This is a predicted structure of a 339-nucleotide part of an RNA (small-subunit ribosomal RNA, central domain) from a freshwater metagenome. Rfam family: Bacterial small subunit ribosomal RNA. Its family is annotated with structural constituent of ribosome and ribosome in the Gene Ontology. RNAcentral holds the full RNA, with entries from SILVA. The coordinates come from a structure-prediction model, not an experiment, and the mean pLDDT is 83.
Context: one part of a larger RNA
RNA sequence: CUGGGCGUAAAGGGUGCGUAGGUUGUGUAAUAAGUUUUAAAUCAAAUUUUAUAUUGAUGAUAAUAAGAUUUUCAAUACUAUUACGCUAGAGUUUAUUGAAAGAUAACGGAACUUCUAUAUUCAGAGUUGAAAUGCGUUAAAGAUAGAGGGAACUCCAGAGGCGAAAGCGGUUAUCUAUAAUAGACUGACACUGAGGCACGAAGGCAUAGGAAUCGAAGAGGAUUAGGUACCCUCGUAGUCUAUGCUGUCAACGAUGAGUGUUAAACGUUAGAUUUUCUAAUGUUACAGCUAACGCGUGAAACACUCCGCCUGGGAACUACGAUCGCAAGAUUAAAACCU
Numbered sequence: 001c002u003g004g005g006c007g008u009a010a011a012g013g014g015u016g017c018g019u020a021g022g023u024u025g026u027g028u029a030a031u032a033a034g035u036u037u038u039a040a041a042u043c044a045a046a047u048u049u050u051a052u053a054u055u056g057a058u059g060a061u062a063a064u065a066a067g068a069u070u071u072u073c074a075a076u077a078c079u080a081u082u083a084c085g086c087u088a089g090a091g092u093u094u095a096u097u098g099a100a101a102g103a104u105a106a107c108g109g110a111a112c113u114u115c116u117a118u119a120u121u122c123a124g125a126g127u128u129g130a131a132a133u134g135c136g137u138u139a140a141a142g143a144u145a146g147a148g149g150g151a152a153c154u155c156c157a158g159a160g161g162c163g164a165a166a167g168c169g170g171u172u173a174u175c176u177a178u179a180a181u182a183g184a185c186u187g188a189c190a191c192u193g194a195g196g197c198a199c200g201a202a203g204g205c206a207u208a209g210g211a212a213u214c215g216a217a218g219a220g221g222a223u224u225a226g227g228u229a230c231c232c233u234c235g236u237a238g239u240c241u242a243u244g245c246u247g248u249c250a251a252c253g254a255u256g257a258g259u260g261u262u263a264a265a266c267g268u269u270a271g272a273u274u275u276u277c278u279a280a281u282g283u284u285a286c287a288g289c290u291a292a293c294g295c296g297u298g299a300a301a302c303a304c305u306c307c308g309c310c311u312g313g314g315a316a317c318u319a320c321g322a323u324c325g326c327a328a329g330a331u332u333a334a335a336a337c338c339u
Base pairs, nucleotide, nucleotide: 004310005309006308007293008292012307014199015198016197017196021192022191023190025086026085027084028083029082030081031080033079034078035075036074039071040070041069042068043067049063050062051061052060054059089189090186091185092184093183094182095181096180097179098178102175103174104173105172106171107170108153112149113148114147115146116145117144118143124135161168162167203246204245205244206243207242208241209240214238218234219233220232221231256306257305258304259303260302261301264284265283266282267281268280269279270278271277272276288295289294312339313338314337321332322331323330324329
């Protein structure tokens, strides 16, 4: 390579858009490139097959067939190309409806924290398993009233909804993506997608702000034989905003995308023409599949198309080189050697 695989054994790219490429609904007609057919020519030896004589066998001699290339005669089902169509795929538009998709701006209350004022009281208060450090007697803590600040949005809330994924939850407004149902229109415009481009939690980096809470590092107090920890008191970076960069994760459904086919039962969400149907989201479960666990109409069943990936364990999510990055590092990715 072939073959076989990728939920859990090695293996699905973090996600989307999309170039090349691969694949591609349905009717009629034409062409005849692929395809099939007729005839002919050519194709060293060995090899394959058959025959002959000899032989224990290999071997020897000879021939045929198959196959390939070219030319030629036809066929037109399929593929392809061209022309004209169709509406079941796909899309556009109108109407109705749904929703924490997204962006920007404004506003709101609760809690928290800081400060100020007032009155009262007078030594505690806080924390813990128990304490201590720290705070306070320079008037704290608690109470009442007021002012400032930043971050997050209780209930509703659900196995509920939306989004390509990451993810998204106070209210209102504007802009914007999307889905379902019904009608009209376009008429295959489709699927996948190497490279490429874009998005991409947390953390980290750069610059400028902000800083209430929490809180890596750090300091102190405990605990302990020790305690670079678990517990406590503080607390810097960070956590928040804007603009860039980083580009990773158990980025998981550990399950790539798309299309079609295949028993049922019970929920939930949305809509409609509401005994029911459509779309979505779940729980059981037949057939079937699976090494088993389990999956089971959103399949891990039955089939097809395209992409990615795997090939014993370690060395190694490494070295070297290359590309990217401000850096941290990321991507790509071996071998010796051990077993």